[in-house]
Formats: sequence, C1' cells, structure tokens
RNA sequence: GCCGCUGUAGCUCAGCCUGGGAGAGCGCUCGGCUGAAGACCGAGGGGUUGUGUGUUCAAAUCACACCAGCGGCA
Repeated sequence: GCCGCUGUAGCUCAGCCUGGGAGAGCGCUCGGCUGAAGACCGAGGGGUUGUGUGUUCAAAUCACACCAGCGGCA
C1' cells in the first nucleotide's frame, strides 16, 4: 500500500441479508425472602446503534468517505 471481517446498554452479543416497535443474558438499583449475606422471586433505570455525508416519507439496516480494532497478501 491492497483486500476482508468487526464496531449496537457497564460487559458479552442478537437484530443488518429482506428499511418502519432498539432488544437478550450477565451486571447495576429497589423490593420480597434471610438473624445477615448468597441463591431464588418480582419490579426498575441505563443507548448520539463508531463518526460524517448521501438516498428515502422513513436508516442500526442501503451507498460513499473517514476513525478504531483484528486477520490476510505484498
């Protein structure tokens, strides 16, 4: 330098192919249970969907550029 993959909640990830409600598990907070804690049960908060631009009535999803990480080729 070229090519590919990945980037979504505090962490691990799904959703992207086929555009329309942002989610799961763990963690966290509160309550129940307990002498107390753990486990278990119930409830709840938490997101500029890596950044920008474009396409569209509408973008996590499509296009382009850029940034970061990983891998391959040279």

Model confidence (mean pLDDT): 85 of 100. Transfer RNA from a Candidatus Bathyarchaeia archaeon, 74 nucleotides, folded computationally. It matches the Rfam family "tRNA". It is annotated as a transfer RNA.